Record summary
Predicted 3D model of a 72-nucleotide RNA (transfer RNA) from Sphaerochaeta pleomorpha str. Grapes.
RNA sequence: GCCAAAAUAGCUCAGCGGUAGAGCAGCUCACUCGUAAUGAGCAGGUCAAGGGUUCAAUUCCCUUUUUUGGCU
Numbered sequence: 001g002c003c004a005a006a007a008u009a010g011c012u013c014a015g016c017g018g019u020a021g022a023g024c025a026g027c028u029c030a031c032u033c034g035u036a037a038u039g040a041g042c043a044g045g046u047c048a049a050g051g052g053u054u055c056a057a058u059u060c061c062c063u064u065u066u067u068u069g070g071c072u
Base pairs, nucleotide, nucleotide: 001071002070003069004068005067006066007065010024011023012022013021018055026042027041028040029039030038048064049063050062051061052060
């Protein structure tokens, strides 16, 4: 330099046009002599950035940034 993939909650990931979810972590309550475990609930997202298409974009298209892999 070229090609491809990825970027979503504190972490690991799902979701691939119709108001964004799980597990772990966090907080509260229950249980316990107490802790852990378990159960119930709560909170936590400008979906990397900008633009385009669309009635509607996390999702489709373009550009940029970052990361990873391959080729040279």

Lineage of the source: Bacteria > Pseudomonadati > Spirochaetales > Sphaerochaetaceae > Sphaerochaeta pleomorpha.
The coordinates come from a structure-prediction model, not an experiment, and the mean pLDDT is 84.
Its Rfam family is "tRNA". By type it is a transfer RNA. Gene Ontology term of the family: triplet codon-amino acid adaptor activity.
The same sequence occurs in records of 7 taxa.
The sequence is in RNAcentral, with records from ENA, GtRNAdb and Rfam.